RNA sequence: GGUCCCGUAGCUUAAUGGAUAAAGCCUCGGUCUUCUAAACCGAUGAUUCCGCGUUCGAAUCGCGGCGGGAUCG
Numbered sequence: 001g002g003u004c005c006c007g008u009a010g011c012u013u014a015a016u017g018g019a020u021a022a023a024g025c026c027u028c029g030g031u032c033u034u035c036u037a038a039a040c041c042g043a044u045g046a047u048u049c050c051g052c053g054u055u056c057g058a059a060u061c062g063c064g065g066c067g068g069g070a071u072c073g
Stems, first nucleotide, its partner, number of pairs: 001072007010025004018056001027043005049065005
């Protein structure tokens, strides 16, 4: 350099083009316990990598860029 795949919360993942972007872990608070852990309840956290387009409507489709991975040379 060519081809292909991926990019959503601090981490791991959901979400058929249909509207409040959902959950688990983590963190914080509470219940329980002599204390801790476990369990249970609650809270916080995303302008979905960036830009432009298509569409009544985009995390989702198209193009370009950036980043990561695989493979070929």
Description: A computed fold for a 73-nucleotide RNA from a Phyllobacteriaceae bacterium, annotated as transfer RNA. Rfam family: tRNA. The family's RNA type in Rfam is transfer RNA.